[in-house]
The RNA shown here (transfer RNA) has 71 nucleotides and comes from Candidatus Kaiserbacteria bacterium RIFCSPHIGHO2_02_FULL_54_11b. It matches the Rfam family "tRNA". Lineage of the source: Bacteria > Bacteria candidate phyla > Candidatus Kaiseribacteriota.

RNA sequence: GCGCCCAUAGCUCAAUGGUAGAGCGAUCGUCUUAUACACGGUUGACCUAGGUUCGAUUCCUAGUGGGCGUA
Numbered sequence: 001g002c003g004c005c006c007a008u009a010g011c012u013c014a015a016u017g018g019u020a021g022a023g024c025g026a027u028c029g030u031c032u033u034a035u036a037c038a039c040g041g042u043u044g045a046c047c048u049a050g051g052u053u054c055g056a057u058u059c060c061u062a063g064u065g066g067g068c069g070u071a
Stems, first nucleotide, its partner, number of pairs: 001070007010024004018054001025043006047063005
C1' cells in the first nucleotide's frame, strides 16, 4: 500500500428499519446484633460527519480509532 473484521452503559455482550436491553459493577434501601447472602429501587451508552427513509444502533458514503491477513 491492498483486502477483511470490529466500535452500544465503568466492564463483558444483545437488539427483523418502529419505546436501546441483560449480566457483572457502583450506589441507596429491606433483612441481620453485625458482615455476607438474598430481595427491591436508582445510576449509566448507540465512535464522528453526511445521505436514504415517515422513522436509522441497524442500510449507503466519507472519516477516526483498534484488530487480522498479504507483501